Predicted 3D model of a 105-nucleotide RNA (THF (Tetrahydrofolate) riboswitch aptamer).
Of the family's consensus pairs, 83% are formed in the model.
It was read from a public genome assembly, where an Rfam model found it.
Rfam family: THF (Tetrahydrofolate) riboswitch aptamer. About the family: Tetrahydrofolate (THF) riboswitch was first reported for Ames et al. as an RNA motif in 5' untranslated (5'-UTR)regions of folate transport and biosynthesis genes in Firmicutes genomes. On this family, see Ames et al., Chem Biol 2010: "A eubacterial riboswitch class that senses the coenzyme tetrahydrofolate".

RNA sequence: UGAAGAGUAAAGGCACGUGCGUUAAGUGUUGCCGGGACGGGGAGUUGUCCGGCGAACGAAAGGCUGUAAUAUCGGCUUGCGGUUCGUGCUUUGCAUCCCGCUUCA
Numbered sequence: 001u002g003a004a005g006a007g008u009a010a011a012g013g014c015a016c017g018u019g020c021g022u023u024a025a026g027u028g029u030u031g032c033c034g035g036g037a038c039g040g041g042g043a044g045u046u047g048u049c050c051g052g053c054g055a056a057c058g059a060a061a062g063g064c065u066g067u068a069a070u071a072u073c074g075g076c077u078u079g080c081g082g083u084u085c086g087u088g089c090u091u092u093g094c095a096u097c098c099c100g101c102u103u104c105a
Stems, first nucleotide, its partner, number of pairs: 001105005010092008019083001020081003029055008040099004061078006
């Protein structure tokens, strides 16, 4: 000098556990504003995540039981929800640029 390669945060899927809702919050879509993170170092997006305020769309309920109670209340339970969080397994994985690291020449 050239070629090849490794490694992260994180994201998806599945399983188990655990909450919440089922009097509709959440999830998903979207507008505006603000913020964060993004291989070991630096920079960093039109990508990504989070928060706030809006918009449109939108759902699945049953059984048993307590009581003064046909209970809209409480308890148990079966479902349902692109539902929360945790753990495990698994798949994907630096947008991109520069430097570094490993191997080979």